Transfer RNA from Brachybacterium sp. SW0106-09, 72 nucleotides, folded computationally. The RNAcentral record of the sequence draws on ENA, MGnify and Rfam. Rfam family: tRNA. From the family's description: Transfer RNA (tRNA) molecules are approximately 80 nucleotides in length. By type it is a transfer RNA. The coordinates come from a structure-prediction model, not an experiment, and the mean pLDDT is 81.
RNA sequence: UCCCGCAUAGCUCAACGGCAGAGCAUUCGACUGUUAAUCGAAGGGUUGUUGGUUCGAAUCCAACUGCGGGAG
Numbered sequence: 001u002c003c004c005g006c007a008u009a010g011c012u013c014a015a016c017g018g019c020a021g022a023g024c025a026u027u028c029g030a031c032u033g034u035u036a037a038u039c040g041a042a043g044g045g046u047u048g049u050u051g052g053u054u055c056g057a058a059u060c061c062a063a064c065u066g067c068g069g070g071a072g
Stems, first nucleotide, its partner, number of pairs: 001071007010024004018055001026042005048064005
């Protein structure tokens, strides 16, 4: 320098172009001699950034940024 992949909650990851979710973690509650375990609930998101396409974008397109892999 060139090519490919990835970027979504604190962490690990889902999500046909049509209301952004799960597990773990955190907080609260139930259960009980207490803790743990178990069960229930709640909080937590500018879907990396900026544009484009579309009635509508996490999803499609482009550029950029970061990380990983490959070629020379």